[in-house]
RNA sequence: GAUGAACGCUGGCGGCGUACCUAACGCAUGCAAGUCGAACGAGGAAGGCGUAGCAAUACGAGUUCCGAGUGGCAAACGGGUGAGUAACACGUAGGGAAUCUACCCUCCAGUGGGGAAUAACGGACCGAAAGGUUCGCUAAUACCGCAUGGGGUCGAGCCGAACGCAAGUUUGGUGGACCAAAGCCUUUGGGCGCUGGAGGCGGAGCCUGCGGCCGAUCAGGUAGUUGGUGGGGUAACGGCCUACCAAGCCGACGACCGGUAGCUGAUCUGAGAGGAUGACCAGCCACACUGGCACUGUGACACGGGCCAGACUCCUACGGGAGGCAGCAGCGAGGAAUAUUGCGCAAUGGACGAAAGUCUGACGCAGUAACGCCGCGUGCGGGACGAAGACCUUCGGGUUGUAAACCGCUUUUCCUGCGGACGAGUGAGGACGGUACGCAGGGAAUCAGUCUCGGCUAACUACGUGCCAGCAGCCGCGGUAAGACGUAGGAGGCGAGCGUUAUCCGGAUUCACUGGGCGUAAAGCGCAUGUAGGCGGUUCGACAAGUCGUGUGUGUAAGCCCCUGGCUCAACUGGGGGAGGUCAUGCGAGACUGUGGGACUGGAGGGCAGCAGAGGCGUAUGGAACUCCCGGUGUAGCGGUGGAAUGCGUAGAGAUCGGGAAGAACACCAGUGGCGAAGGCGGUACGCUGGGCUGCACCUGACGCUGAGAUGCGAAAGUGUGGGGAGCAAACGGGAUUAGAUACCCCGGUAGUCCACACCUUAAACGAUGAGCACUAGGUGUGGGGGGGAAGACCCUCCGUGCCGUAGCUAACGCGUUAAGUGCUCCGCCUGGGGACUAUGAGCGCAAGCUUAAAACUCAAAGGAAUUGACGGGGGCCCGCACAAGCAGCGGAGCGUGCGGUUCAAUUCGAUGCGACACGAAGAACCUUACCAGGGUUUGACAUGGCGGUGGUAGGGAAGGGAAACUGGACCGACCCGCAAGGGAGCCGUCACAGGUGAUGCAUGGCUGUCGUCAGCUCGUGCCGUGAGGUGUUGGGUUAAGUCCCGCAACGAGCGCAACCCCUGUUGCCAGUUACAAGUGUCUGGCGAGACUGCCGGCGAUUCGUCGGAGGAAGGCGGGGAUGACGUCAAGUCAGCAUGUCCUUUAUAUCCUGGGCAACACGCACGCUACAAUGGGCGUCAAUAGAGCGUCGCCAAGGCGCAAGCCGGAGCAAAUCGCACAAAAGCGCCCACAGUUCAGAUUGCCGGCUGCAACUCGCCGGCAUGAAGUCGGAGUUGCUAGUAAACGCGCGUCAGCCAUAGUGCGUUGAAUACGUUCCCGGGCCUUGUACACACCGCCCGUCACGUCAUGGAAGUCGGCAACACCUGAAGUCGGUGACCGAACCGCAAGGACGGAGCCGCCGAAGGUGGGGCGGGUAACUGGGACG
Repeated sequence: GAUGAACGCUGGCGGCGUACCUAACGCAUGCAAGUCGAACGAGGAAGGCGUAGCAAUACGAGUUCCGAGUGGCAAACGGGUGAGUAACACGUAGGGAAUCUACCCUCCAGUGGGGAAUAACGGACCGAAAGGUUCGCUAAUACCGCAUGGGGUCGAGCCGAACGCAAGUUUGGUGGACCAAAGCCUUUGGGCGCUGGAGGCGGAGCCUGCGGCCGAUCAGGUAGUUGGUGGGGUAACGGCCUACCAAGCCGACGACCGGUAGCUGAUCUGAGAGGAUGACCAGCCACACUGGCACUGUGACACGGGCCAGACUCCUACGGGAGGCAGCAGCGAGGAAUAUUGCGCAAUGGACGAAAGUCUGACGCAGUAACGCCGCGUGCGGGACGAAGACCUUCGGGUUGUAAACCGCUUUUCCUGCGGACGAGUGAGGACGGUACGCAGGGAAUCAGUCUCGGCUAACUACGUGCCAGCAGCCGCGGUAAGACGUAGGAGGCGAGCGUUAUCCGGAUUCACUGGGCGUAAAGCGCAUGUAGGCGGUUCGACAAGUCGUGUGUGUAAGCCCCUGGCUCAACUGGGGGAGGUCAUGCGAGACUGUGGGACUGGAGGGCAGCAGAGGCGUAUGGAACUCCCGGUGUAGCGGUGGAAUGCGUAGAGAUCGGGAAGAACACCAGUGGCGAAGGCGGUACGCUGGGCUGCACCUGACGCUGAGAUGCGAAAGUGUGGGGAGCAAACGGGAUUAGAUACCCCGGUAGUCCACACCUUAAACGAUGAGCACUAGGUGUGGGGGGGAAGACCCUCCGUGCCGUAGCUAACGCGUUAAGUGCUCCGCCUGGGGACUAUGAGCGCAAGCUUAAAACUCAAAGGAAUUGACGGGGGCCCGCACAAGCAGCGGAGCGUGCGGUUCAAUUCGAUGCGACACGAAGAACCUUACCAGGGUUUGACAUGGCGGUGGUAGGGAAGGGAAACUGGACCGACCCGCAAGGGAGCCGUCACAGGUGAUGCAUGGCUGUCGUCAGCUCGUGCCGUGAGGUGUUGGGUUAAGUCCCGCAACGAGCGCAACCCCUGUUGCCAGUUACAAGUGUCUGGCGAGACUGCCGGCGAUUCGUCGGAGGAAGGCGGGGAUGACGUCAAGUCAGCAUGUCCUUUAUAUCCUGGGCAACACGCACGCUACAAUGGGCGUCAAUAGAGCGUCGCCAAGGCGCAAGCCGGAGCAAAUCGCACAAAAGCGCCCACAGUUCAGAUUGCCGGCUGCAACUCGCCGGCAUGAAGUCGGAGUUGCUAGUAAACGCGCGUCAGCCAUAGUGCGUUGAAUACGUUCCCGGGCCUUGUACACACCGCCCGUCACGUCAUGGAAGUCGGCAACACCUGAAGUCGGUGACCGAACCGCAAGGACGGAGCCGCCGAAGGUGGGGCGGGUAACUGGGACG
């Protein structure tokens, strides 16, 4: 885009079309084929006439009408349907010398004279009916003889003519036989008929070429089959039928079989080529309940005829009968689905008729249906910085939106009224129809929906929902901010329609003719020989099949295109022209292809002369090694592995020497060397044999290339039979390894490996690259040959084999004269992944198995090449207390603290590998506090605003109540502005609101941790690449460093590194209080200097730098701090703060008392103290610090107390006073290895301090008590120098303190680093990758469960088409014909002829039987897909 559509929502009008696609399922009812009285005889009716009669009535003649029957014509058309049919059924072009043709037209000739019946009808009878029997009468255009014969037919003869290649046909003459007829009407003129013949129009039958579906998992088919002869049959040819004879005929150019299907003009689509379709309309065919059959007839094997059989339905008196809507309506059924039991013969057409006319569900109209196409309308203009409502909002506004209202206008449509057709010809006659159309009036009136809005794809927001409900064509949306679900507002599209579904074409160059591919994406057969086929060198004649030109015929109409006309336009339709075929045929052309002929040598083959080679087959033979056997020497091991063990060995192994046997394989040479078609081929010699290369240019003369089928060869493994068997070695045994180890390793070991013969026929049979020929830069190596040169180097050339590379090709990788380049020829193969190198069928095989090869179902991918990362039990280089080397610890104990767990009314919350766990906590008894219990408050503990109130107001506040919060209220008692009134503040009430440590760190800001103080991360321009991207940033050095140097299609730059800042080490200068007893010194503060690989030497590219040295307080970043790139972890934090959204509002807010955060079977983490003698205790001297802190504070002297502490009060806002004696160390004495004079937990008692308050739950002191613990398993932490370790001192928080924590300060003061293999982390380069939420990745198979489709299967069920036999209806044909029969012959008897009946062949259906094909189902079973 399209549709014979259907479904959902919606629906105003008209025109023109279309309408059972399914059950060729079954049908009630009505209608759809009759007509002619001018063919015929009865009968009936009507009215008049005549005769008889009074009349009724009877008889007769005639007119008109009806009409069963005889007869004629029609009924074979028209109308329906698409079952069957793969066929001369259809289409197209031809043929007929093989035919028929009623009615119609033209022409010729004729129409004479007879006969015998029969329906109707009447009588009798049978039957329920349908219908029938019998007797009798009668007519004809019904039937039968006879005559005539222009003419026709037949058979043969004779004479001639024409045509044809022929068979033969046509035709003239002559002679023979046979063959016709019907009347009716009439105005008497004639008309209509009838018979014989000739021609024609139109129609029909037959034959042929060519064309149009699928399956080869259908490969062979065929017995009237193929042909002939005789006969039969037909309108006619023919094996159409029959008898006999022959053995043919068809088939890979697809026979046969199976499946599907009416064919065509055309229709839809497409740029076209094509693809799909075959409704309506038109042509042809086929069918008419199913199957068979004939009759009649010009025509049928007959839709509304007949007979038979069958199924079905109906009637029945049970004896029998009737029926066939795939005609028009209509009904039932089926289905997603398809209309009125309408009107009319007025028109067109048809049948009959002389005609009038009759009939006509053909047809013309109307009805139903938006089913389709086309046209029209639902109004038009004006109208706001823009109403209301709705929606959104950043609260300003925005959108709906000129949209509405409102004003003006119009009247298509609509309604009412009036008029009113064409279609009708020649007078009347119109179903449609009072329709179309016209005029007038009325009034904006009567009329809009549907789908969509994540991308494709045009159109966005809000709310609701919360992986729910749902959406979805594909990708995919939805798990609390959804432009994707639902709703709303808005928007977009189309519009009386809009969506959805189904189907076809397109897009799809995605079956590629136009117009594709096959190295790695799917795709080259494992290789060769060769059949059919396809293709084929140079040249000269010929022919004209292909090809080209031109003419003729045909290609119905409609349709399509163009022009033009008619309905107001259009749809629709009339007229004219054109187009349309691989078609037929005439004439012509002769390039190319082809055919046949002649010639040629360049392709191909041969000859001669040389050459290389693991080419093949067979026979023989050689040495080394392994193993085994025999013997000698000899003794305890050997062997094997990562390490071992099994194994072998004192019965003598292994080792070593000598001898022997057997089998297999051939070291060195040996080489991206050689040969072969591929598989493949390797000692040596001989025999047989295939191919190749070079040179010469002698011969043949296109002999060629490819190659469907076919045939042969074809590694390894495997199979059969028979040999052989040294080594090796599936299976198997044993030993190890391991969680296991059906493996890898080890010890053994059988098939096999070897030979002969025969199978198998596969492979990553690979260059993943079919064969052949030609053309298109080079360079370099190598094997074989030829030429030049000098036998060299080297140069030229042919064949082979490698590498690099130009153009070109390629998606890229890559290929590149050995093409994957450019062309030609031929073959094979591919068409998304899985299912599936499968099933089934078939072929082959001894088997294993091989070849060929699907479908259901399922997925939205599967794949190729390359890129950037990440990763690797990959590689290279290099760092780090990373390991190693050391020192001290932790892990064991007790205690402190944190966490998990458990418990609890609550044990508030967060942090959870490193990077949570002495973390948020730099201070939980109340407070803190967020938790729990209980008790209170509700504009609130706190903020802002509006309104109202209030003058003894706000505020303070005694007694009393209460656990407190709170309540209570004596009493006291204000402020600011203003002259005043009043206002403000305050307070009270009320409304907005406050409040929330409630949720979401996965909505966020900010801040922080971590990789990591690691050396990286990027940009601009240029260059390279189709692109992702690369280059720069890689490389060579060097560094702590992407630090620097050099190189380089890169050149520069930024964030990082370093430096700038602070502390510290040396020093100069300045200043100096309160420090030192004092002063230049020490010290304090400030400003400077100093270090830069600067100097020397070695190394090195003479660079960068590095090593050593000098000098120096200090060296090669002096030591420490601060400083943290792009980013990563949805890392942490909504409980520090801020903040979106959600939730809460007499509570999730707020106040209070008490409790809890402190619980305790346990587990972990960080610490402290120890386990002791490098120690502990006592004493002594008291030696030497640094950095801090202090007025709600530090607190001196002195005094009291054993002590904590108390009293005391000086000094100090501090270089001034105080905290404040630093401690370890040193010296002296005791303790001798013990659970101790170690260790100090725990507990008792007594005290002190802080604080409203130490019960839960503080710290300190004294006395007493003295637990575990004797150096800590696996494992694990810190530290490289003023470091570790040890020692004490201070500070923050803080009333006090559970601080052993944190953070600072100084004192004493080590050990070790060979080194980078290993563990961990990191940097750079490189490599592989199926990873990319990136190895904590990805992913395979079994098993378990569920769902689905499918294979096998004992069986079982029905289907289809054949076959064999049996039975055999109707009926044609044949036979018979003793029975029957009017016409003819005969005087008659009888005959001719016909028929019934009977018999035979054939024969539908039925029966029996065994097979074939395809299907359903099935216990059980196999795999598969998805979850």

Model confidence (mean pLDDT): 86 of 100.
This is a predicted structure of a 1427-nucleotide RNA (small-subunit ribosomal RNA) from an uncultured bacterium.
It matches the Rfam family "Bacterial small subunit ribosomal RNA". Gene Ontology terms of the family: structural constituent of ribosome and ribosome.